A computed fold for a 74-nucleotide RNA from a Methanobacteriota archaeon, annotated as transfer RNA. The RNAcentral record of the sequence draws on ENA and MGnify. The same sequence occurs in records of 4 taxa. Model confidence (mean pLDDT): 81 of 100. Its Rfam family is "tRNA".
[in-house]
RNA sequence: GCCGUCAUAGCUUAGUUAGGUAGAGCAUCCGGCUGUUAACCGGACGGUCGUCGGUUCAAAUCCGGCUGACGGCG
Numbered sequence: 001g002c003c004g005u006c007a008u009a010g011c012u013u014a015g016u017u018a019g020g021u022a023g024a025g026c027a028u029c030c031g032g033c034u035g036u037u038a039a040c041c042g043g044a045c046g047g048u049c050g051u052c053g054g055u056u057c058a059a060a061u062c063c064g065g066c067u068g069a070c071g072g073c074g
Base pairs, nucleotide, nucleotide: 001073002072003071004070005069006068007067010026011025012024013023020057028044029043030042031041032040050066051065052064053063054062
């Protein structure tokens, strides 16, 4: 230099195939249970979906640029 994959909550990630309300587990907080703690059960909190544009009535999802991570070729 060229090619490919990936980027979503504090962490691990689903959702992308086929555009239509962003979900789960863990963590944190509150409550239940328990003599107490842990475990278990219920609830709450937490996301401008890496970034900048484009397409569209509508974009995490499709297209392009950029940044970063990983892999391959030279």